A computed fold for a 72-nucleotide RNA from a Deltaproteobacteria bacterium, annotated as transfer RNA. Lineage of the source: Bacteria > Pseudomonadati > Myxococcota > Myxococcia. Its Rfam family is "tRNA". Rfam links the family to the GO term triplet codon-amino acid adaptor activity. The RNAcentral record of the sequence draws on ENA. The prediction has a mean pLDDT of 83.
RNA sequence: GCCGGGAUAGCUCAGUGGUAGAGCAACUGUUUUGUAAACAGUAGGUCGGGGGUUCGAAUCCUCUUCCCGGCU
Numbered sequence: 001g002c003c004g005g006g007a008u009a010g011c012u013c014a015g016u017g018g019u020a021g022a023g024c025a026a027c028u029g030u031u032u033u034g035u036a037a038a039c040a041g042u043a044g045g046u047c048g049g050g051g052g053u054u055c056g057a058a059u060c061c062u063c064u065u066c067c068c069g070g071c072u
Stems, first nucleotide, its partner, number of pairs: 001071007010024004018055001026042005048064005
């Protein structure tokens, strides 16, 4: 330099045009003498960044940053 994959909640990941979700973690409550476990609930996200297409973009197009792999 070329090609491919990835970036979404604190962590691991779903979500392939129409209200952003799950598990774990955190917090609150119930339970317990107390802790843990269990159960119920709450909060937490400019979807890496810019631009474009569209009535509507995490999703499609484009530029770019970073990470991983391959080729030379």